RNA sequence: GCGAGGGUAGUUCAGUGGUAGAACGUCUCGUUGCCAACGAGAAGGCCGCGGGUUCAAGUCCCGUCCCUCGCU
Numbered sequence: 001g002c003g004a005g006g007g008u009a010g011u012u013c014a015g016u017g018g019u020a021g022a023a024c025g026u027c028u029c030g031u032u033g034c035c036a037a038c039g040a041g042a043a044g045g046c047c048g049c050g051g052g053u054u055c056a057a058g059u060c061c062c063g064u065c066c067c068u069c070g071c072u
Base pairs, nucleotide, nucleotide: 001071002070003069004068005067006066007065010024011023012022013021018055026042027041028040029039030038048064049063050062051061052060
């Protein structure tokens, strides 16, 4: 330099144009003599960044940054 995959909650990941989700973690409450475990609930995102298309974009298009792998 070229190609492929990826970037979404604190972490690991879903999400094929129509209200952004799960698990774990965190906080609160219940159960217990205490812890753990279990049960109930809550907080936490404006989707790497900047544009474009569209009534509507995490999703489609363009640019750009970063990570992984391959080729030279």
Transfer RNA from a bacterium, 72 nucleotides, folded computationally. The coordinates come from a structure-prediction model, not an experiment, and the mean pLDDT is 82. It matches the Rfam family "tRNA". By type it is a transfer RNA.